The prediction has a mean pLDDT of 81. Transfer RNA from a Candidatus Peregrinibacteria bacterium, 73 nucleotides, folded computationally. NCBI's taxonomy places the organism under Bacteria, Bacteria candidate phyla, Candidatus Peregrinibacteriota.
RNA sequence: GCCACCGUAGCUCAGUUGGUAGAGCGUUCCCAUGGUAAGGGAGAGGUCAGCGGUUCAAUCCCGCUCGGUGGCU
Numbered sequence: 001g002c003c004a005c006c007g008u009a010g011c012u013c014a015g016u017u018g019g020u021a022g023a024g025c026g027u028u029c030c031c032a033u034g035g036u037a038a039g040g041g042a043g044a045g046g047u048c049a050g051c052g053g054u055u056c057a058a059u060c061c062c063g064c065u066c067g068g069u070g071g072c073u
Stems, first nucleotide, its partner, number of pairs: 001072007010025004019056001027043005049065005
């Protein structure tokens, strides 16, 4: 330099042939126990990397940029 893939909650990752975004772990509160762990219930937490475009509507489609991983030279 070229090519491919990836970027979504604090962490690891799903997700939708475009229509209000989820799980596990973690975290907060509650239940329960003589107490602790385990267990059960509820909640908080997201500009879906950034900018622009298409569309009535974009996390999803298109372009560019940034970052990461791998391959080739």